[in-house]
The RNA shown here (transfer RNA) has 84 nucleotides and comes from a Candidatus Omnitrophota bacterium. The source organism's lineage runs through Bacteria, Pseudomonadati and Candidatus Omnitrophota. The sequence was found in a public genome assembly. Its Rfam family is "tRNA". It is annotated as a transfer RNA.
Formats: sequence, structure tokens, C1' cells
RNA sequence: GCCGGGAUGGCGGAACUGGCAGACGCGCAGCGCUCAGGACGCUGUGGUAGCAAUACCAUCGGGGUUCGAAUCCCCGUCCCGGCA
Repeated sequence: GCCGGGAUGGCGGAACUGGCAGACGCGCAGCGCUCAGGACGCUGUGGUAGCAAUACCAUCGGGGUUCGAAUCCCCGUCCCGGCA
């Protein structure tokens, strides 16, 4: 240099053909249980604003297509593999 794969909440990891982003697990918080703790069970858990209802934002960065993009296209950054 060329080719291929990848980057998603605090962590791991899903998302079918473009159609509610964050399923599921871990972790964390509250409660139950216990003398206490662990284990187990229930509930909650992306961010910002807000008393709340709710609103807006969020898939590596930027741009484009589209009614609608994690998903398609273009440019770039970084990581992994192959070729030279």
C1' cells in the first nucleotide's frame, strides 16, 4: 500500500428485510429473607432538563440518501486478521 472484519449504557453483548435504540446477562440501587452477611426472590437502573407529567439528546467522528439510518452511501480515526 491492497483486501476483509470490527467500534452500541459502568462492563459483556443483541437488534430479523431500514421502522419504539440499548433485548439478555453482569454490575449497581431499594425492598424482602437473615442475628448479620452471602445465596435467593421482587422492583428499578443510558444522558440532560424538570417536583412531576414529560421533553430533548444518545450506536467511534463528520457528511449524505430517506417520511424514517446502529443498519444504506461517502470521507476520516482507532483496533483485529489476511496479502504484498